[in-house]
This is a predicted structure of a 72-nucleotide RNA (transfer RNA) from Hypsibius exemplaris. Rfam family: tRNA. About the family: Transfer RNA (tRNA) molecules are approximately 80 nucleotides in length. Gene Ontology term of the family: triplet codon-amino acid adaptor activity. It is annotated as a transfer RNA. Lineage of the source: Eukaryota > Panarthropoda > Eutardigrada > Parachela > Hypsibius. The prediction has a mean pLDDT of 82. RNAcentral holds the sequence, with entries from ENA, Ensembl Metazoa and Rfam. RNAcentral records the identical sequence in 2 taxa.

RNA sequence: GUCCCAUUGGCCUAAUGGUAAGGCGUCGGCCUCCGAAGCCGGAGAUUGCGGGUUCAAAUCCCGUGUGGGACU
Numbered sequence: 001g002u003c004c005c006a007u008u009g010g011c012c013u014a015a016u017g018g019u020a021a022g023g024c025g026u027c028g029g030c031c032u033c034c035g036a037a038g039c040c041g042g043a044g045a046u047u048g049c050g051g052g053u054u055c056a057a058a059u060c061c062c063g064u065g066u067g068g069g070a071c072u
Stems, first nucleotide, its partner, number of pairs: 001071007010024004018055001026042005048064005
């Protein structure tokens, strides 16, 4: 330098054009003498960033940041 892959709540992982789902963690409640475990509920992601296409974009296209890889 060229090409490829990944990027989504604090962490991990889904969603393959139609309201972003789940686990862990966290907060509250139930239970308990108090905790743990268990059960119930809540908050938390404008999907790395900026544009474009579309009635509609995490998803398709372009540019770019970060991390990893291949070739030279």